[in-house]
Context: one part of a larger RNA
This record gives sequence, C1' cells and structure tokens, in this order.
RNA sequence: CUAUAUGUAAGGAACUCUGCAAAUUGACUCUGUAACUUCGGGAGAAGGGGUGACGCUAUUGUUUUAUUACAAUAGAGUUAGCAUUGAAGAGGAAGCGGCGACUGUUUAACAAAAACACAAGUCUCUGCGAAUUCGAGAGAAGAUGUAUAGAGACUGACGCUUGCCCGGUGCUGAGUAGCUAUGUGGAGAUGUGAAUACAUCGAAAUUAUCCUCCAGCAAACGGCGGCUGUAACUCUGACGGUCCUAAGGUAGCGAAAUUCCUUGGCGGGUAAAUUCCGUCCUGCAUGAGUAGCGUAACGACUGCUUCACUGUCUCGCAUAUAUUUUUG
Repeated sequence: CUAUAUGUAAGGAACUCUGCAAAUUGACUCUGUAACUUCGGGAGAAGGGGUGACGCUAUUGUUUUAUUACAAUAGAGUUAGCAUUGAAGAGGAAGCGGCGACUGUUUAACAAAAACACAAGUCUCUGCGAAUUCGAGAGAAGAUGUAUAGAGACUGACGCUUGCCCGGUGCUGAGUAGCUAUGUGGAGAUGUGAAUACAUCGAAAUUAUCCUCCAGCAAACGGCGGCUGUAACUCUGACGGUCCUAAGGUAGCGAAAUUCCUUGGCGGGUAAAUUCCGUCCUGCAUGAGUAGCGUAACGACUGCUUCACUGUCUCGCAUAUAUUUUUG
C1' cells in the first nucleotide's frame, strides 16, 4: 500500500447513475393507531411508556403439621449505576407514481423481472372405433374418461366496459351455377386389306375434390381518411361542400414503459429540478381480450419525495489483525 474490523470533532447525502455501502431500528409488555378498502385488510401502521436488584401485600394453582414452600399474575414501596431485553441474537419508518392482481416459476455457472404460470373469461374442434397426438403398420396415449368431458388458440384476479369494418387473407356453409383433370361415351374420320375385319384418331353428351361464383364469421389474421368554406373584434368551428374507402378510431386514457419537435404550456414541490406529481391536448406514431380504463392487498421489481440515521461525502485521522514490501 492492500484487505478485514473498531472508533471519530463540527456538519449530516454536500457523495453518487442510485443513500451503493454502512449506520439507525430491533425482544417482551402496556398504550395508541390515518388515508384507502374487495370490509378480510391496511397494521407490528405511525407515535409514546415500561423492563435491574430487594423484600412486602393481594389473588390463583400445586404443596406443607404450619401463609409452610414454590410458581404465575396484579399492586404499592425501598434501593444501586452513566447505562437494567446492561453481553449476543432479533423490523428503519412514512408519502406519491409506473408495471404486474395475488402465493408461485425462470436463463444450473453474468439477467428473478414489468418475462412465464395462475384462478377467471372467450373462441374453435370433438357424439365416442371422438377430436387431437405418436407409429410404416398392428397398435398406443386421449380414457377404464363421455360435452359440467377431452383437445387447440388467445386473454389473464376483481370492478366498469369491450365501438365500426367481411373489401384483402383465413375458416365455415350452400350447390341451383362456372371451370377442367381422369374415366365413360362414341357421331364421324384415316390407314391396311379382295373381304369378314384389324389398327389409329376422335365431336356431342356425361363425370371429382380444389378453384371461381354466392353467403356467414373479427375475444379469426387484420383495418379503423383527405381537402375546403362557415358564427356581430379576433380565435375556434356546433353547421355545410367535395373526393376517396370495406369502414373511417366510439367509450376511455393521453408529452404516457407510447411524444420526434421537447427541458411542450400551466400549476406543485426546491434557494435553484431535463427527473417526479397534478392538469391541458397540438396523440411525429393511444385505444378497446396483440384487450381499454380503474383498482384494496401483495413485490429482494422500477421512478420521485420526506423523517430518522450515519465516514457516502466536506477530509481526513487513529487503533487492531493479516499478507506483501522496505530499513535496522
């Protein structure tokens, strides 16, 4: 020097991406406890007080010849110390947002999460020799189950909701239509032959899924507009015109885990804030089960703030131990 510990004047987050790390808190007991809430919670909320030793009194239990002894609980006292859960072990707390309801699961050895799962919701398939899956097959799983069952897919507690579009892709249905392959068919034609004939080509007609055509389906894949005029200052445009579309984004939310311009504007918090909270809406490029908006509880998640606390820092210092180095 480094590492690990312990202590530290005054200050107390000024450190830093971030209070990372450390410190604070801590047990039992008495008291007291807010918003919000799915009435269960929140809650150990928060915030206060007590705790040693010594006999004494009361009650209860066991025990004894005996209020005798022991134990527990309660009460009033005495007494020592700086300090009494006297060492050790043992929550720091609060507020406002985001995401995910929750407990759970995960990248064995750089990721524990907002990812996965979940109860719950919806759609599709499946009538049993089921659908689906494995196997070349026999056969097997499904299931010694039977639609309150099984399989596939999406969403993801709960509350309020889930708008419009079937033109494209996909799925399903109806064949009364169209289309052709293949087969049937055989009018007719050609070749050979003396001929019965043999060989070849072959129209009409008829004949299958698919496809076309027609229709339905969006909690199927998906999609959900321009330009322009207009109100007694101005601005805005309830109203009108026009073009295009399958239909032109409804409710809600909105500078958001989505906002480029952007450190948007306004308000709050600070002496001062690109973060944070509230609000506005001009949504580059929100939006309804690729779910929308809320939400108590929960979270080794994530952003911001406050109190307490501290060597994180101002800014260092001292001590102990260990290794190494140097000098003697």